The part of an RNA shown here (large-subunit ribosomal RNA, domain II) has 684 nucleotides and comes from Lentilactobacillus dabitei. It was read from a public genome assembly. Its mean pLDDT, the model's own confidence on a scale to 100, is 86.
Context: one part of a larger RNA
RNA sequence: ACCGGCGAGUUACGGUAACAUGCCAGGUUAAGGUUUAAAAGCCGGAGCCGCAGCGAAAGCGAGUCUGAAAUGGGCGUUUUAGUAUGUUGCUGUAGACCCGAAACCAGGUGAUCUACCCAUGUCCAGGCUGAAGGUGCGGUAAAACGCACUGGAGGGCCGAACCCGUGUACGUUGAAAAGUGCUGGGAUGAGGUGUGGGUAGCGGUGAAAUUCCAAACGAACUUGGAGAUAGCUGGUUCUCUCCGAAAUAGCUUUAGGGCUAGCCUCGGACGUAGAAUCAUGGAGGUAGAGCCACUGUUUGGACGAGGGGCCCGUCAUGGGUUACUAAGUUCAGAUAAACUCCGAAUACCAUUGAUUUUUAUCCGGGAGUCAGACGGUGAGUGAUAAGAUCCAUCGUCAAAAGGGGAACAGCCCAGACCACCAGUUAAGGUCCCUAAAUAUAUGCUAAGUGGAAAAGGAUGUGGAGUUGCAUAGACAACUAGGAUGUUGGCUCAGAAGCAGCCACCAUUUAAAGAGUGCGUAAUAGCUCACUAGUCGAGUGAUUCCGCGCCGAAAAUUUACCGGGGCUAAGCAUAUUACCGAGACUGUGGACUUGACCAAUUGGUCAAGUGAUAGGAGAGCGUUCUAAGGGCAAUGAAGCCAGACCGUAAGGACUGGUGGAGCGCUUAGAAGUGAGAAUGCCGGU
Repeated sequence: ACCGGCGAGUUACGGUAACAUGCCAGGUUAAGGUUUAAAAGCCGGAGCCGCAGCGAAAGCGAGUCUGAAAUGGGCGUUUUAGUAUGUUGCUGUAGACCCGAAACCAGGUGAUCUACCCAUGUCCAGGCUGAAGGUGCGGUAAAACGCACUGGAGGGCCGAACCCGUGUACGUUGAAAAGUGCUGGGAUGAGGUGUGGGUAGCGGUGAAAUUCCAAACGAACUUGGAGAUAGCUGGUUCUCUCCGAAAUAGCUUUAGGGCUAGCCUCGGACGUAGAAUCAUGGAGGUAGAGCCACUGUUUGGACGAGGGGCCCGUCAUGGGUUACUAAGUUCAGAUAAACUCCGAAUACCAUUGAUUUUUAUCCGGGAGUCAGACGGUGAGUGAUAAGAUCCAUCGUCAAAAGGGGAACAGCCCAGACCACCAGUUAAGGUCCCUAAAUAUAUGCUAAGUGGAAAAGGAUGUGGAGUUGCAUAGACAACUAGGAUGUUGGCUCAGAAGCAGCCACCAUUUAAAGAGUGCGUAAUAGCUCACUAGUCGAGUGAUUCCGCGCCGAAAAUUUACCGGGGCUAAGCAUAUUACCGAGACUGUGGACUUGACCAAUUGGUCAAGUGAUAGGAGAGCGUUCUAAGGGCAAUGAAGCCAGACCGUAAGGACUGGUGGAGCGCUUAGAAGUGAGAAUGCCGGU
């Protein structure tokens, strides 16, 4: 891992509701007795519930309590249905659907491991060093002292046994649940070790590490309390039918839990009270707008008291002045969620109204839900960030399959009872992959734009305007001229059109600036404005709109059309076909509800039949019991195979195998259905 078996809402006693049955102002027995094979039955009225309430109670009583007393006020009467048993739903107390803690407490068992202690034994090859002391000699007045020998001290030295475990390699489903090899430390000591004994868990022991106390110790193990508790996680076994949520509010030592309400379901009551649209009538202060209509914010101007600065001054409470400030008034222009002279659309409320629908409300049984997600719209928070967060409102998902969107819970279309080798459409599409237009008409785009992006930039290109110049010849190009006073004056080393400052006249002219650039040290030189000629028809400026261009760099692989590929098979406008879903239609069938007909089934019509949590209903199957009626050695159960039947759970039949028990009908009772629980046991 697979297969097989086992594996989870049970039982008792109460409560409550529904249903069934009996009796009914009553209902009913319990223990016990009797009977019996055992029951049933019969007896048993104690007790319980109901028929009357009020009061804390004494108590009174259709009333009572309060109170001194109620014209009061509270609870009752006026409004009579209960009770017993059974079944089912839910619930309380119990382990209470099952499995699961870490822990807590009590009683015991452990110091054969290990920590420390007590008693008594035992062990430590060999080598080295050579303390004190001693002896002899020297030495001294005597000593001290020196030398030699002797001696054999030491938590002394080297190093086996023994004890330990420094480093490293291997080992890591090991040879081993801590080892092996090499290396290393101690090795007469605070040494090692044998035997016997002691200390016990709210404890012991500890040269101290939370160390050790029998291979897991911040409190051993074992048995019991015990099925501890678990607002937590996981699991919870057959089928079909009807309906179908919530992820919100309030409160909560509450926030991943609860309670009540909201929303779902079932039964009963009521009987149109509900919903939608229209009509009519209302209240409102949002969007917008406005601000000489207020309160704030705010730009510029005019008038401008007052203040400041400066000046005059006879020092007065005076006069003048101003690149200052500025209330107020006024003109023009802005601005507001907490401004409003105004003011919608929606939404909301109402009605003896109209139309279409079928809910609404109340009483009672059962729930689930309290983590929501995204999308559109209106706001807040944030950065007008977030697949962010928090509200409101609508939708989808959740609990919704199908078609589209390449793929893709929340987007678009559309809500799947079943079948069909029938049809029509929706969104979206129609060159090929790939079903259907290489459709039609008119334009646009040249960028593969389409098929990612901004500020900004540009003789891209199409359309619509406005405005110059132009056959008295424009624009562009070419030819020619572009002069004189004059090198204007100033400045300057120089300044001659062209460093800079000032002025910018006049003449000759078809025209020509006291000069548009380049250039020179300054001149020179080139050129422009301007003019004529050649040419012969358009040429400039600007505004708006459509489609394009640049701006544009990322990491395994093209990779920003799903692909091929496309100049339409792109974009815009218009039109006609077609394709395209479980939608709609057709045909057949099933079920539910309602109405009508018929009354033993049924028939007709209408509406309906996606579904998680959850509510309600109807069934299938397993084991056993009772009664009835059956099968079986001419072959039971079980197993294998098969093209059978039923809407499903399931049920037959035939053949084979097997070799002894087993169905059916009607009732009843449950150890009653397995794929999941890191489930348990077995097998492979």